[in-house]
Notes
This is a predicted structure of a 105-nucleotide RNA (SAM riboswitch aptamer (S box leader)) from Pedobacter glucosidilyticus.
């Protein structure tokens, strides 16, 4: 890096180094950021999955991860609804396409 599966309700940050970007990617829109963004380190914390305990929804924190808001909203589809129709739009689903774990090549 491919592929299959199963989740996205919830929760968790402070310090030092950096020094301008970040919110997956393109494109718009939104939102964070010199009252300091990405990275990187220490240290704490959270509890999805794996795992142990316990055996009934609980501890525990080993291993993967998390720890602004939200998979942030649009795109591609399928029903309604607005408009005489169409462009456009609202609404409610569903694919994709990203995360993360588990396998598994």
């Nucleotide at each position: 890096c491919g592929c299959u599966u199963a989740u996205a309700g919830a929760g968790a940050a402070a310090g030092a180094c950096g020094g301008a970007g970040g919110g997956a990617u393109u494109a718009g829109a939104c939102c964070c950021u010199a009252c300091g963004a990405a990275g990187u380190c220490u240290u704490a914390g959270c509890a999805a999955c794996c795992u142990g305990u316990g055996c009934u929804u609980a501890c525990a924190a080993g291993g993967u991860g998390c720890u602004a808001c939200a998979u942030u909203c649009u795109a591609c589809u399928u029903a309604g609804g607005g408009u005489g129709a169409a462009a456009c739009u609202c609404u409610a689903g569903g694919a994709a396409a990203g995360a993360u774990a588990a396998g598994u090549g």

The RNAcentral record of the sequence draws on Ribocentre. The model forms 97% of the base pairs in the Rfam consensus.